[in-house]
RNA sequence: UGGGGCGUGGCCAAGCGGUAAGGCAACGGGUUCUGGCCCCGUGAUCCCAGGUUCGAAUCCUGGCGCCCCAG
Repeated sequence: UGGGGCGUGGCCAAGCGGUAAGGCAACGGGUUCUGGCCCCGUGAUCCCAGGUUCGAAUCCUGGCGCCCCAG
C1' cells in the first nucleotide's frame, strides 16, 4: 500500500429497520450469628461524525482502532 473481517454496559455475548436478550462481575435489598450459596432489584451516548428514513445498533458515506491475508 491492496483486499477481507470486527468494534454493543467493567468482561463475554445476542440482535439483521419499530426504541437493546442472556451470562459473569459490581452495587442495593432479602435470607444468615458472620461469610458463602440462594432469591429480588439497579444500570448501555450500541467506536466517532454525517446521510437515508416517519423511525437506524441494524442501510449508505467518511474517519478511528483491532485482527487476518497478499505484496
Background
Transfer RNA from a Rhodospirillales bacterium, 71 nucleotides, folded computationally. Rfam family: tRNA. The family is grouped with related families in Rfam's "tRNA clan". Gene Ontology term of the family: triplet codon-amino acid adaptor activity. The sequence was found in a public genome assembly. Model confidence (mean pLDDT): 81 of 100.